[in-house]
c-di-GMP-I riboswitch aptamer from a Bacillota bacterium, 88 nucleotides, folded computationally. Its Rfam family is "c-di-GMP-I riboswitch aptamer". From the family's description: GEMM was predicted in a large-scale screen for bacterial structured RNA regulatory elements. The coordinates come from a structure-prediction model, not an experiment, and the mean pLDDT is 85. Of the family's consensus pairs, 95% are formed in the model.
RNA sequence: GAAGAAAAAAGGCAAACGUUCCGAAAGGAGCGGACGCAAAGCUACGGGUCUAAAGCUGCUCAGCAGCCAUGACGGCCGAGUUGCUCUU
Numbered sequence: 001g002a003a004g005a006a007a008a009a010a011g012g013c014a015a016a017c018g019u020u021c022c023g024a025a026a027g028g029a030g031c032g033g034a035c036g037c038a039a040a041g042c043u044a045c046g047g048g049u050c051u052a053a054a055g056c057u058g059c060u061c062a063g064c065a066g067c068c069a070u071g072a073c074g075g076c077c078g079a080g081u082u083g084c085u086c087u088u
Stems, first nucleotide, its partner, number of pairs: 002088004012037002017032006035075001041081003045078003048073003055067005
């Protein structure tokens, strides 16, 4: 430098759930907690999923229904990018 992740070690992350805060919601942040993870580090670029405040449309109009991402998810998949350990 290249390819790889069977086993091991050091170290790392942290699902559900509880709680506080932010948010219209989806969801996010802190603390506790561990189901799991070799990129469960990072980037919404492609696909996918979630939500529907504002807006638009309709109606039987203090309201309700439908549509819609500019809001989210990187622990759904792909892609890009950086990196630890070990093996060859």